[in-house]
Two RNAs folded together computationally: RNase P RNA and transfer RNA, 463 nucleotides in total.
Formats: sequence, C1' cells, structure tokens
RNA sequence: UGAGCCGGCCAGGCGGCCGCGUCCCCCGAUCGCCUCGGCGUGCGGGGGCCGAGGAACGUCCGGGCUCCACAGGGCAGGGUGGUGGGUAACGCCCACCCGGGGUGACCCGCGGGACAGUGCCACAGAGAACAGACCGCCCGUCGCGCCCCUCGGGGCACGACGAGUAAGGGUGAAACGGUGAGGUAAGAGCUCACCAGCGCACCGGGUGACCGGUGCGGCUCGGUAAACCCCACCCGGAGCAAGGCCAGACAGGGAGCGAGCUGCCCGCUCGAUGCUCCCGGGUAGGCCGCUGGAGGCGUGCGGCGACGUACGCCCGAGAUGGAUGGUCGCCACCCGCCGUCGGGCGACCGACGGCGGGGACAGAACCCGGCGUACCGGCCGGCUCAUCCC
RNA sequence: GGGGCAGUAGCGCAAUUGGUAGCGCACCUCGGUCGCAUCGAGGGGGUUGAGGGUUCGAGUCCCUUCUGCUCCA
Repeated sequence: UGAGCCGGCCAGGCGGCCGCGUCCCCCGAUCGCCUCGGCGUGCGGGGGCCGAGGAACGUCCGGGCUCCACAGGGCAGGGUGGUGGGUAACGCCCACCCGGGGUGACCCGCGGGACAGUGCCACAGAGAACAGACCGCCCGUCGCGCCCCUCGGGGCACGACGAGUAAGGGUGAAACGGUGAGGUAAGAGCUCACCAGCGCACCGGGUGACCGGUGCGGCUCGGUAAACCCCACCCGGAGCAAGGCCAGACAGGGAGCGAGCUGCCCGCUCGAUGCUCCCGGGUAGGCCGCUGGAGGCGUGCGGCGACGUACGCCCGAGAUGGAUGGUCGCCACCCGCCGUCGGGCGACCGACGGCGGGGACAGAACCCGGCGUACCGGCCGGCUCAUCCC
Repeated sequence: GGGGCAGUAGCGCAAUUGGUAGCGCACCUCGGUCGCAUCGAGGGGGUUGAGGGUUCGAGUCCCUUCUGCUCCA
C1' cells in the first nucleotide's frame, strides 16, 4: 500500500419562527358543592419541566405481573438435544470438545440413538441390504471343426448346458475395507504383514464431552431420525381487551343442575335469594393497573469468559384516534463534476476553492431478557494474508 | 392480543409416502380459406415468492424472510 477477519460505538450539532402530548403553576369567565372561607370537573390564555430506538419492527422464544386451586397426579400433546458453566428463565450467551470450510485471522453446525423395531433408497444397473453372475475368468459334460499321434488318446478354437468365482469391466449418490505376499482350477480375509474403521478390556490426562497409548477379537457391520419412532430433560391454561373499582342505561324470557381448574380420566374447590347455557334488550364512559426496574452509568474485586458482587452517582415518555413535528439559516459529514497547486514516468493520490446532490431503516402502548430481520453512512480498537522499503 | 391458510408458465389450477414439474385457455409456426374465425399438425415458455440448510436427490422436510387472504376476542 492492497485485500480481508473480529469486536465495540454513533445515528448530525447550534440558533430563529410556528406547532403537539402528559404533569405542575398563574390568570380569566362559567357551572356545581358549601360550614361563605374555599374546593372541584370541563373550557380559553400564558409560563415551566420532560418527551422514542438500535432496532421501539417482526412477534420467533423465555420470564415478571394478573386471574383461574399461587398450580396437584396420570394419559395425550408440544418443545429441546455434544460437554461444562452463566442466568429469573430460555430454543439465548460464554468456554471447551467433535465434525466441516478457509493459505490465514476466523467462520459454520436442528451436534442424542440406525447391533429396540418399522419404513424408504427413484432412474440406471446382473445385483440396493443378512445382495448379486450381464460381460469376463476357471472347471466339467456334450456337439462340431482343425492339428499331433506310439491309434489308447492329447492339444487348440467355437457353440450349448451345468457348476464355481466378487479379483477385472460396466451402472450408480452408495456395490459388503485398502496395499502387498502366500494360496487356488480360477478366485476370495481363505491365510499372513501393515494401514483405516468398529467393538471389548486395561493404563494415563480431563469435572465432563473427549483425547493419547497398549492388547485382544471377528475380519468389516451401508445411508436416512430437518421419516415414523426410542431415550433423556423441560412445559398447567389464558392474557393489560389480564384483573379490580365507580358511574350510567335497559326488559326481560326460556332451558338445565351442575360449574370452574386444559383435550380426557382422577382429584380439589364452590354451589340453590346460586351457577351455567340460549334468545332478546342496553351501554361503548371514567379511575386504578401504568411505569423506579432482574434500571442505567462509573470505579474496585472475583472469574479465561458469559457474568456475579460491593460502593458511589443518576431518574430518562406514559398517549387512548393515539403527542415527540415542520420550515429557514450557519457549521460539520458523504458523493459527483470543474478549476488551481503539490507528488509520481504513468494509471493515480493529496490539499484548497466553486457548483450541484444526499442523510437511511424505521416509530413506544403492561414491563423486561434474548433471537431474527431492515438500515444512507461514519468512527475506534485488535488481528490475518500478499507485496514493497529500512 | 391469539390462531389458520396460500404463493407453481401471461391467467386459472394439478403433481401418491421426497424420485427430477404437467393440464386447460392464451402465445408462435405450418396447413386449410379469396380473407378471418372454427378446425388439423407441430412448437416455445418455469431460479416452484426470496435466501439458507438436511438428503444421493427438495414444489414437497427444517429455519429465516416477503406478500396476500382469513378466523376468534
């Protein structure tokens, strides 16, 4: 200098004018209550504080909270899936193991079980799962032809039939270990040596997944569970329109004896001025829940890390047709074009000036922890590879 | 807030338990006709919404995402 990997952060700033929402204060008029001093709802005007995000998004997981038995047993159902840890919990995160990719920094993995069982493996191919004989190789019998001959027979080639053979060819994603030697009619783990893989036993290291080594064994067992399934672990249901209170309106009628807690069974609780279901009618208001919390920032300590802990400081939206915006000016940032200057043989690079353009993705609605996805651009730190110079 | 379904050629739809994607209309060419239509013969056209994964192999199975429709409160 070029190419790249990982982690963290920012999401324009200042000012003028106009505007919006909650809360608080002041003023004005009106209404209501009233112990006549005040209080309160709504309205108008003015002032003050505060006012979106890294994803507030998608709603894919997990929890808090609320109600139903503060939640019970079994079946069914759903989810997760290497090991150890973190956490309120998780399908998240951290570290490690194993497998795969990359020259490397590093990245990816829904990563239990296929000797519990069942299913599937198209086409091609002879044969696709305790396989298989199409070509080929070898042996035997028969037939035919040729050659030799000591006339008994022998050899070679072809064809048919039978038997052997998985070494070779060929098919396929996959063909029942690889190389070499022995062996054989030809062959074959048939036997042996080495190697790969599997299982068992032992030794060493590690909390563990697992790793390293030694010996033995039969010689070799296919793949697929993001197919059914098996194993281990986890999961009660509903959701702030949860749930509670107040005010107001209306018109009741019928049926049932059970109803609620999940789909079923058990079990539990409640139950007759009670409860459930159906039809009909009314309302579409207010308040609480509601935002201070597994909260944020800084420092120290423990830990490789995720994280935990102690101390100090800080308070940062609560709407309910749903506010947080618009416009102008200056500055900063990015892109394109032009001009000048400097460097370089050059492509090009840098500085300054002018003109034009750009600023994304997206917006709380009970609250948190994650994941996933979208995003104009910029900054910082660490690391790798290649080339050049000292 | 909580569920479900769909996306395949220009349009409407198929595709068995994963096995290599078709049907109708439309389009193109030729024949036939004076010419057009009907008709007959032949043909082209697909990143199965997008990306990734599992598998020998994905429209189908799994994950993420986009779009549309629909149900309950």

It holds a member of the Rfam family "Bacterial RNase P class A". By type it is a ribozyme.